[in-house]
RNA sequence: GCGAUAGUAGUCCAGCGGUUAGGACGGAUGCUUCCCAAGCCUCUGACCCGGGUUCGAAUCCCGGCUAUCGCA
Numbered sequence: 001g002c003g004a005u006a007g008u009a010g011u012c013c014a015g016c017g018g019u020u021a022g023g024a025c026g027g028a029u030g031c032u033u034c035c036c037a038a039g040c041c042u043c044u045g046a047c048c049c050g051g052g053u054u055c056g057a058a059u060c061c062c063g064g065c066u067a068u069c070g071c072a
Base pairs, nucleotide, nucleotide: 001071002070003069004068005067006066007065010025011024012023013022018055026044027043028042030040031039048064049063050062051061052060
C1' cells in the first nucleotide's frame, strides 16, 4: 500500500428498516444476617465520527478514524 472482519453502558455480548435499544457482569440504595459472603427488590448507565437514502436508520450506502487478521 491492498483486501477482509469488527466498532452498541465501566466490561462481555444480543439486536439485520418501524423495539421502551435487551441480557450478563459491574456500581448505588434497601431487605435478609450478630458480621461477612450468598440471595432478593429498586435504581444507574450505551448505538465510533461526518454525510447520504428513506415517511422512518443502531441496522442500508459513501467517506473518515480505530482495532484484529491476511497478502505484498
Overview:
This is a predicted structure of a 72-nucleotide RNA (transfer RNA) from methanogenic archaeon mixed culture ISO4-G1. Rfam family: tRNA. Rfam links the family to the GO term triplet codon-amino acid adaptor activity. The sequence is in RNAcentral, with records from ENA. Model confidence (mean pLDDT): 81 of 100. NCBI's taxonomy places the organism under Archaea, Methanobacteriati, Methanobacteriota, Methanomicrobia, Methanomicrobiales.